[in-house]
Context: one part of a larger RNA
RNA sequence: GUCGUGGCUAAGGAACUAGGCAAAUUUACCCCGUAACUUCGGGAUAAGGGGUCCCUACGCGAGUAGGGCGCAGAGAAAUGGCCCAUGCGACUGUUUAACAAAAACAUAUGGCUUUGCAAAAUUGAAAGAUGAAGUAUAAGGCCUGACACCUGCCCGGUGCCGGAAGGUUAAAAGGGGAUGUUAUCAGCAAUGAGAAGCAUUGAAUUGAAGCCCCGGUAAACGGCGGCCGUAACAAUAACGGUCCUAAGGUAGCGAAAUUCCUUGUCGGGUAAGUUCCGACCUGCACGAAUGGUGUAACGAUGUGGGCACUGUCUCAGCCACGCGCUCG
Numbered sequence: 001g002u003c004g005u006g007g008c009u010a011a012g013g014a015a016c017u018a019g020g021c022a023a024a025u026u027u028a029c030c031c032c033g034u035a036a037c038u039u040c041g042g043g044a045u046a047a048g049g050g051g052u053c054c055c056u057a058c059g060c061g062a063g064u065a066g067g068g069c070g071c072a073g074a075g076a077a078a079u080g081g082c083c084c085a086u087g088c089g090a091c092u093g094u095u096u097a098a099c100a101a102a103a104a105c106a107u108a109u110g111g112c113u114u115u116g117c118a119a120a121a122u123u124g125a126a127a128g129a130u131g132a133a134g135u136a137u138a139a140g141g142c143c144u145g146a147c148a149c150c151u152g153c154c155c156g157g158u159g160c161c162g163g164a165a166g167g168u169u170a171a172a173a174g175g176g177g178a179u180g181u182u183a184u185c186a187g188c189a190a191u192g193a194g195a196a197g198c199a200u201u202g203a204a205u206u207g208a209a210g211c212c213c214c215g216g217u218a219a220a221c222g223g224c225g226g227c228c229g230u231a232a233c234a235a236u237a238a239c240g241g242u243c244c245u246a247a248g249g250u251a252g253c254g255a256a257a258u259u260c261c262u263u264g265u266c267g268g269g270u271a272a273g274u275u276c277c278g279a280c281c282u283g284c285a286c287g288a289a290u291g292g293u294g295u296a297a298c299g300a301u302g303u304g305g306g307c308a309c310u311g312u313c314u315c316a317g318c319c320a321c322g323c324g325c326u327c328g
Base pairs, nucleotide, nucleotide: 001323003322004321005320006319007318008317009316011314012313015312020309028052029051030050031049032048037042039146053068054067055066056065057064058063069073081307082306083305084304085303086302087301088299089298093105094104110143111142112141113140114139115138121130122129123128147294148293149292150291152224153223154222157221158220159217160216161215162214163213166212167211168210172206173205177201178200179199180198181197184193185192186191225243226242227241228240229239252286253283264280265279266278267277268276
């Protein structure tokens, strides 16, 4: 010394702060008592109350009766603070060894798909090995992610599967022809013609898979409209017209971990609420296993509120120890 660690604090009690971070409260055992919700197991130590020492007598004991002391009897230490609402993920588990523990990963569940065994798949140059000393209730790949209710429409594009009539088509087969060379012929010559052979080149024709083509397939990759008019106030549009599309977003949810405008509007909570909760729907740009909507339990998870409690604060003070500094 506006230092570090620990202890105490009048009155107030979150006014601190991004945020109750930190600290405090609570804590053991016995008795009473215990809500919503729920998958009927839970929630639950819910919450909220009361008791606890010593002596004597009795009792196996729990304890009962009488008496006693203190401010204080689980007399020290150790030993859950609690509640309400909501997001996300069902849960226990796993993870960035040394800045991230989570809503990320995994998971049981569900689905699609490959594979008939010398299996598919993986690995290796091969032999071989794993799969598996297994055999479709099995093994591999991909997606989803307990459970409940569900999971709509589109096969035009891309992919995959099936088909094989036609079109295209490689190597190869094929070899009509063409070119070079020239024995020969013509010519006074220059030169021209030119068989066979050899060499080079090469048309038609034949020719697999693939592609084109024809079907199927979305819990395959993916996609899921616009404009105009219309009801006896106005507004709105069940209704109609029209254009385009493969089909035009169904159920459910919705200013949301998604809403730009936006602190949307209304309601609740506060004296005052860009956050929060409940609604509305004008969804910039939700939406159904890239799953949709709910959901008890669970969480060193996110957000908002409350009770209790406190030096977090108003606002600082004192004490102990340590460290530093000043003086001797």
Molecule: large-subunit ribosomal RNA, domain IV
Organism: metagenome